[in-house]
RNA sequence: CUCUUAUCCAGAGCGGUGGAGGGUACGGCCCGAUGAAGCCGCGGCAACCUCCCAUCCCUUCCGAACCAUAGCCGGAUGCGGGUGGGGCUGGUGCCAAGGCCGGCCCGGGUGGGGGAAACGCCCGGGGACGAUAAGAG
Numbered sequence: 001c002u003c004u005u006a007u008c009c010a011g012a013g014c015g016g017u018g019g020a021g022g023g024u025a026c027g028g029c030c031c032g033a034u035g036a037a038g039c040c041g042c043g044g045c046a047a048c049c050u051c052c053c054a055u056c057c058c059u060u061c062c063g064a065a066c067c068a069u070a071g072c073c074g075g076a077u078g079c080g081g082g083u084g085g086g087g088c089u090g091g092u093g094c095c096a097a098g099g100c101c102g103g104c105c106c107g108g109g110u111g112g113g114g115g116a117a118a119c120g121c122c123c124g125g126g127g128a129c130g131a132u133a134a135g136a137g
Base pairs, nucleotide, nucleotide: 001137002136003135004134005133006132007131008130013042014041015040016039017038021031022030023029026102027101028100043095044094045093048091049090051086052085053084054083055082056081057080058078060076061075062074063073099129104126105125106124107123108122109121110120111119
């Protein structure tokens, strides 16, 4: 960098440094000299991966039972899977506003008007784009 999957209406900031931008393009609308970005320190949020517990399934093995085998039953097993709960050891992420809102498509409401028109506004759903995580190339 590309691809796949999941999530994106919750939550959580102080200090130092720096000195004009930032909200990742564009249009809005915001934040910013009562100090932006970046960097450093400390703190916090969350729980994707990770960790622990319970439970169910699966794998493999052992036992018991049986004339015997398998199953049932009992026990164990694991980089295994599902569900629920807990933690924050470790790997990330995050700490203005819903991913700040919108752009494209669909539906509903309302204004408009000669009107099932254009156009405006509001609400809902879906895309697109993006961000983050986990995995793959």